[in-house]
Molecule: FMN riboswitch aptamer (RFN element)
Organism: Acetobacteroides hydrogenigenes
This record gives sequence, C1' cells and structure tokens, in this order.
RNA sequence: AGAUUUCUUCGGGGCAGGGCGUAAAUCCCUACCGGCGGUUACAGUCCGCGACUCCUCUAUAGAGGACUGAUUUGGUGAAACUCCAAAACCGACAGUUACAGUCUGGAUGGAAGAAGAAGCUG
Repeated sequence: AGAUUUCUUCGGGGCAGGGCGUAAAUCCCUACCGGCGGUUACAGUCCGCGACUCCUCUAUAGAGGACUGAUUUGGUGAAACUCCAAAACCGACAGUUACAGUCUGGAUGGAAGAAGAAGCUG
C1' cells in the first nucleotide's frame, strides 16, 4: 500500500411559555429537533442508504420484495437546491382521561455506517 476475513468499540435529537377544557408534553398560539454515505463548497427538503410498516420464502435466525416525507427567492463565488439573508415545508408503528416529529413502548433492540485491532498478500 492492497484486497479480503475475523474481532472490538461507537453509532438520533427535540414541547420551555401560554390558551380552551373534567381531561391535551397529543388540539390552538408559540417553542424546539434534524441518522449515514455522496456531491467542485458545509444538505432534515438534491442523489442514494438505513430505520418503521407490509408481503413472500425459509423456519426463528436469516433471505428476497413492496412501501419509503418535505424548498423556494435573493446574495457571494470558478463552483453552493449544501454557505449567507429571508420566507416556507416535512417527520413510521402501537399506546394514551383528547388527535403526538418532541411523552410512554417494542428498543439495555436492530441498522446505514464510523473508528480501531489482528490475520493475509506485496
């Protein structure tokens, strides 16, 4: 340095204040949050991946498939839907005295992936 195997560790944030009400962290005003890789330059909204949900096979651990949200305008620049300014938008399933991106639960789980170690080859 290379390809590959094994192992170890890590690997998701957020309802403060107020209103109505018997009751809301779920409604309303307002607040807050943003996984992983890529991309001429930093991305929740571009491209792709993962998670959730569903189906099939196998048979309990895996494999395959389906599904898979949301942005514009102006500025700078060689280059930005990524930066700056402004205004928007989006967010699985189950539960709940009342409808949840933020509470509780599956989950002390799993995973995209990140870092490291050992072995192998040169």